Transfer RNA from uncultured Ruminobacter sp., 74 nucleotides, folded computationally.
RNA sequence: GGCUAUGUAGCUCAGUUGGUUAGAGCAUCGCACUCAUAAUGCGGGGGUCACCAGUUCGAAUCUAGUCAUAGCCA
Numbered sequence: 001g002g003c004u005a006u007g008u009a010g011c012u013c014a015g016u017u018g019g020u021u022a023g024a025g026c027a028u029c030g031c032a033c034u035c036a037u038a039a040u041g042c043g044g045g046g047g048u049c050a051c052c053a054g055u056u057c058g059a060a061u062c063u064a065g066u067c068a069u070a071g072c073c074a
Stems, first nucleotide, its partner, number of pairs: 001073007010026004019057001028044005050066002053063002
């Protein structure tokens, strides 16, 4: 330098060939339970879906570019 894959919550990930509010587990916070802690149960907060532009009535999803990480080739 070329090709491919990945980028979504603090962490690990899902999200069907574009459609009604973006989700789960763990973590964190509050409450209940307990003499107390853990465990358990209930509830809450936390995201401009890597960045930027385009297509579309509508984009996490499609397209071009950029960045980062990993792999392969040279």

The source organism's lineage runs through Bacteria, Pseudomonadati, Gammaproteobacteria, Succinivibrionaceae and Ruminobacter.
It matches the Rfam family "tRNA".
The coordinates come from a structure-prediction model, not an experiment, and the mean pLDDT is 81.
It was read from a public genome assembly.